[in-house]
RNA sequence: GCCACUUUAGCUCAGUUGGUAGAGCAAUGCUUUCGUAAAGCAUAGGCCGAGGGUUCGAUUCCCUUGAGUGGCU
Numbered sequence: 001g002c003c004a005c006u007u008u009a010g011c012u013c014a015g016u017u018g019g020u021a022g023a024g025c026a027a028u029g030c031u032u033u034c035g036u037a038a039a040g041c042a043u044a045g046g047c048c049g050a051g052g053g054u055u056c057g058a059u060u061c062c063c064u065u066g067a068g069u070g071g072c073u
Base pairs, nucleotide, nucleotide: 001072002071003070004069005068006067007066010025011024012023013022019056027043028042029041030040031039049065050064051063052062053061
């Protein structure tokens, strides 16, 4: 320098004919226990890396760009 992939909750990841986003773990509260752990129930936490475009409507399609991983040279 070129090519491909990834970017979504604190972490690991889902999310298709474009229709205002979920799981597990973690956190908090409650129940249970002499107490802790475990278990059960509930709650909170995100406008989807950034900026534009198309559209009635974009995590999703298009363009530019940041970061990371791998490959080639």
RNAcentral holds the sequence, with entries from ENA.
The RNA shown here (transfer RNA) has 73 nucleotides and comes from a Fidelibacterota bacterium.
The source organism's lineage runs through Bacteria, Pseudomonadati and Fidelibacterota.
It matches the Rfam family "tRNA". By type it is a transfer RNA.